Predicted 3D model of a 337-nucleotide part of an RNA (large-subunit ribosomal RNA, domain IV) from Catharanthus roseus. The coordinates come from a structure-prediction model, not an experiment, and the mean pLDDT is 83.

[in-house]
Context: one part of a larger RNA
RNA sequence: CCAUGUCGAAGGAACUCGGCAAAAUGACCCCGUAACUUAGGGAGAAAGGGUGCUCUCUUAUCUUUUGAUUAGGAAAGCGGCACAUGCGAGGGGGUAGCGACUGUUUAUUAAAAACACAGGACUUUGCUAAGUGGUAACACGAUGUAUAGAGUCUGACACCUACCUGAUGCUAGAAGGUUGGAAGGAGAAGUGUUAUACUGUUAUAAGCUUUGAAUGGAAGCUCGGUAAACGGCGGCAAUAACUCUAACUGUCUUAAGGUAGCGAAAUUCCUUAUCGCAUAAGUAGAGACCUGCACGAAUGGUGUAACAACUGCCCUACUGUCUCCGACAUGGACCCG
Numbered sequence: 001c002c003a004u005g006u007c008g009a010a011g012g013a014a015c016u017c018g019g020c021a022a023a024a025u026g027a028c029c030c031c032g033u034a035a036c037u038u039a040g041g042g043a044g045a046a047a048g049g050g051u052g053c054u055c056u057c058u059u060a061u062c063u064u065u066u067g068a069u070u071a072g073g074a075a076a077g078c079g080g081c082a083c084a085u086g087c088g089a090g091g092g093g094g095u096a097g098c099g100a101c102u103g104u105u106u107a108u109u110a111a112a113a114a115c116a117c118a119g120g121a122c123u124u125u126g127c128u129a130a131g132u133g134g135u136a137a138c139a140c141g142a143u144g145u146a147u148a149g150a151g152u153c154u155g156a157c158a159c160c161u162a163c164c165u166g167a168u169g170c171u172a173g174a175a176g177g178u179u180g181g182a183a184g185g186a187g188a189a190g191u192g193u194u195a196u197a198c199u200g201u202u203a204u205a206a207g208c209u210u211u212g213a214a215u216g217g218a219a220g221c222u223c224g225g226u227a228a229a230c231g232g233c234g235g236c237a238a239u240a241a242c243u244c245u246a247a248c249u250g251u252c253u254u255a256a257g258g259u260a261g262c263g264a265a266a267u268u269c270c271u272u273a274u275c276g277c278a279u280a281a282g283u284a285g286a287g288a289c290c291u292g293c294a295c296g297a298a299u300g301g302u303g304u305a306a307c308a309a310c311u312g313c314c315c316u317a318c319u320g321u322c323u324c325c326g327a328c329a330u331g332g333a334c335c336c337g
Base pairs, nucleotide, nucleotide: 001332002331003330004329005328006327007326008325010323011322014321019318027051028050029049030048036041038156052078053077054076056074057073058072059071060069061068062067079083091316092315093314094313095312096311097310099307103115104114119154120153121152122151123150124149125148131140132139133138157303158302159301160300163232164231168229169226170225171224173223176222177221178220183215187211188210189209190208191207194205195204196203197202198200234252235251236250237249261295262292274288275287277285
C1' cells in the first nucleotide's frame, strides 16, 4: 500500500452527479395514531412507556390433596452505567413526476416510465366460418358456434373524448352519369350489269366493296358512407374617455381551422422566462402566470386512494461520506535472511 473488519475528540452531508457506502431503527406487551380515501385502507402511520432478579399474595384451567401451565394479575424489596443485555431482528416523515395494482423482460453491462394486465372501442366471421400452417392431402381454429373465434388500438377507477370525409385507405351501398369486346345493321359513300323512267346523261332497284347509328353491357371512375380508419385541426389589418389589451369589426383563405382540460411540462429554443415560497446563498425543487419555438383529447386528455429494488426535491434521526485523518485486528503485497 491492498482486502475484510473494530474503534474514534469536536462538528454532523460541509462529501458527492447523487447520503453511494456505513451508521442508526429493529423483538414482545401497553398506550396512541394525521392528511387523504375507491371507506377496504393509509397503519407497524407518526409519537411515547415497559421488559432483570428475590419474595409475598392471587386469578383461570387441569388434578383426589400435593402439584402442573412457554397462561394471567397485584404489591414489597434488591443489584448494575446499561436487564428484548448474545445472535437474529423495520429508520421515519413531507412533496412532485411516471406507471393504476400482483406480474413479465434484454441467460452474460439496462428490471424501467418498457411489455403484460382486468376494463374500453373498432373491424371481421353464419360454420365446409373468418384467420393460420402446408405444394397438396390435411391440420389448428373447435369435438367451439356471434355472451363464440380472429385482427388492430387503448390500458384499473372518476370526469370526459370536441371539429374536419378535401387527400390516402376501407365500404359497394339507392339511383343516375361515363366506359370494353362479341352481337347488331338504321343509314351513308363508291362501283356497277340488267331492267325501267326520261333523254342524255342522269336517277333508281338487285349485286359487290368500304363504312356504320340505335340496342347491349361487369368491374373501375364519378356519386354516397366512414376518423376509438391512416391522418388534419390558419393568416393579416384595424378597433374601448392616459397607456396597454381587444369582447367587437373587416379581409384573404381552408375539408375543417385546436373545443374541454392542461401548460417553461419526461414536451419551452430564447431560458437560470417572470413572480412569490423554501436556503445566509437554490441553472435544482414545489406553487402560480401563459408569450404553447413545437401540449391536447383511446398514436387518448385531465385527475386519482393504494402500490414500487422507478425518477426528482425537502425535513428528521443517524453516522469517518467529509473537515482530516488516526489507532488496532486478520490475510496478502512488500523488505531482510